A computed fold for a 447-nucleotide RNA from a Betaproteobacteria bacterium, annotated as Bacterial RNase P class A. Lineage of the source: Bacteria > Pseudomonadati > Pseudomonadota > Betaproteobacteria. Of the family's consensus pairs, 95% are formed in the model. The coordinates come from a structure-prediction model, not an experiment, and the mean pLDDT is 77. It was read from a public genome assembly, where an Rfam model found it. It matches the Rfam family "Bacterial RNase P class A". Rfam's curators write: Ribonuclease P (RNase P) is a ubiquitous endoribonuclease, found in archaea, bacteria and eukarya as well as chloroplasts and mitochondria.

RNA sequence: GAAGUCGGCCGGGCGGUCGCCGUGUCCAGAAUACGGGCAGGGAGGAAAGUCCGGGCUCCAAAGAGCAGGGUGCUGGGUAACGCCCAGACGCAGGAGCCGGGGGGCAACUCCCGGCAAAGGCGAUGAACAGGGCAACAGAAAACAAACCGCCGAUGGCCCCUGAAUUUCAGGGAUGGCGCGCAAGCGCCAGGGUCGAUGCGCAAGCACCGAUUCGCACAGGUAAGGGUGAAACGGUGCGGUAAGAGCGCACCGCGGCCGUGGGAACACGGCUGGCACGGUAACCUCCACCCGGAGCAACACCAAAUAGGCGGACGAUGACGCUGCUCGUCGAGUCCGCGGGUAGGUGGCUUGAGCCCGCGGGCAACCGCGGGCCUAGAGGAAUGAUCGCUGCGCGGUGAGCCGAAAGGCCUGCCGCGACAGAACCCGGCUUACAGGCCGGCUUCACAU
Numbered sequence: 001g002a003a004g005u006c007g008g009c010c011g012g013g014c015g016g017u018c019g020c021c022g023u024g025u026c027c028a029g030a031a032u033a034c035g036g037g038c039a040g041g042g043a044g045g046a047a048a049g050u051c052c053g054g055g056c057u058c059c060a061a062a063g064a065g066c067a068g069g070g071u072g073c074u075g076g077g078u079a080a081c082g083c084c085c086a087g088a089c090g091c092a093g094g095a096g097c098c099g100g101g102g103g104g105c106a107a108c109u110c111c112c113g114g115c116a117a118a119g120g121c122g123a124u125g126a127a128c129a130g131g132g133c134a135a136c137a138g139a140a141a142a143c144a145a146a147c148c149g150c151c152g153a154u155g156g157c158c159c160c161u162g163a164a165u166u167u168c169a170g171g172g173a174u175g176g177c178g179c180g181c182a183a184g185c186g187c188c189a190g191g192g193u194c195g196a197u198g199c200g201c202a203a204g205c206a207c208c209g210a211u212u213c214g215c216a217c218a219g220g221u222a223a224g225g226g227u228g229a230a231a232c233g234g235u236g237c238g239g240u241a242a243g244a245g246c247g248c249a250c251c252g253c254g255g256c257c258g259u260g261g262g263a264a265c266a267c268g269g270c271u272g273g274c275a276c277g278g279u280a281a282c283c284u285c286c287a288c289c290c291g292g293a294g295c296a297a298c299a300c301c302a303a304a305u306a307g308g309c310g311g312a313c314g315a316u317g318a319c320g321c322u323g324c325u326c327g328u329c330g331a332g333u334c335c336g337c338g339g340g341u342a343g344g345u346g347g348c349u350u351g352a353g354c355c356c357g358c359g360g361g362c363a364a365c366c367g368c369g370g371g372c373c374u375a376g377a378g379g380a381a382u383g384a385u386c387g388c389u390g391c392g393c394g395g396u397g398a399g400c401c402g403a404a405a406g407g408c409c410u411g412c413c414g415c416g417a418c419a420g421a422a423c424c425c426g427g428c429u430u431a432c433a434g435g436c437c438g439g440c441u442u443c444a445c446a447u
Stems, first nucleotide, its partner, number of pairs: 001443010012389007020042002023039005044418001048429002051427005056294004068290005073087005088124001089122003096115008125285002130283002132279002147225002149221003154218002156215002158172005175188005190213006197206003233251006252274001253272008298346004308337006317329004353372008391416007399408003
């Protein structure tokens, strides 16, 4: 310097004018009302989605279990997490390297095979505890299966008549295949050579065995093709009729043992011919975690109206058989009290806080010391406008260099992303114009 890849940071700056919401202070005022002056503060990296975890508040609550929900490799971090860090395992993709081949005058470039860094992705416990499921395609989808293909080792390829230099013609039996609702119909394959034995004068015939050329009927076969997300270990050699863990070597897998590691796991040895396919983002099992609701939580102050409670008065009233005394009730009037609503106040921003330094840790993070205070609205403020200027992009005009392509320099105009706090934090996810910085791996060059 290039290629690949990952991460961190920023999200324009300065000023004027007019507004809005808080804070402090001063003037005025009885006043913490209201009014005015001055000073100072006033959105984000995601304030978003509201997905996960916590703080806080109220309610509930012996403990444990059941039900329900969640998490799920190992270790660590944390207030906690489904987050983060480190590691393990698996997967895809891959700069580059090696080998082979092609194109080109060359620089260079293209293709194939193998190896492969950094980095990326992964709901990554258990499939011999049990149950369930697998569309379509395919012969077969789990105690395997024969569509094509291969083989046909083994078993089968019969009988009669006629003809005659071998498998020709006809008929029958059995079996197979095809067609048909059925009755039924159609098709089919067996030969050669040698030898033993028997019969015969002989030609020859019968029968048995061996061998060979065939058929593909029974049957064998999971190598190959084809289907599928997935086809009952992979590659090679042997073996076989053809095949097959049937045998062997290596790889993979299971079991046992050893070594390393804190663990996940890795490596090695012995052993088993392989038995045990997938799915748990289906039920289930195992381990761990989880009480509910949320700032419209919750607490305080507290109208008007209506209603409630208490007290006083209360008609020529009612009741206690009549009268008096006394008692009870009583529409209504007055006074007091309390709850809730409207409204107001608190909760509210000092906090798992931010910055710097030192120390521990691979890291996430933690400890110590110093410094700082940095929105607090609440029907909801944080706005509008102007000037100067930086950066990026687009357009356009001078000047200089140049033959040109173009380069340098300097003006003018326009545009500038996603997005707006609502009790507070930690995460995740999603959106984003443009810019800055860095880590890791590989390659090239220089020293």